[in-house]
RNA sequence: GGACGGUUGGCGCAGCGGCUAGCGCAGGUGCCUUACAAGCACAAGAUCGGGGGUUCGAAUCCCUCACCGUCCA
Repeated sequence: GGACGGUUGGCGCAGCGGCUAGCGCAGGUGCCUUACAAGCACAAGAUCGGGGGUUCGAAUCCCUCACCGUCCA
């Protein structure tokens, strides 16, 4: 330099162009327990890597940039 894949809560992952996005874990509060763990309940937490474009409507499609990974040179 080139090809491909990826970037979504603190972490790991979902998400046919159509309710301002779900799940698990972690963390918080409560219940339970003599207490802890486990278990149960509740609540909170991401405007989707940045910037443009297409569209009535974009996490999703297109362009560009950044970063991570694999391969080729």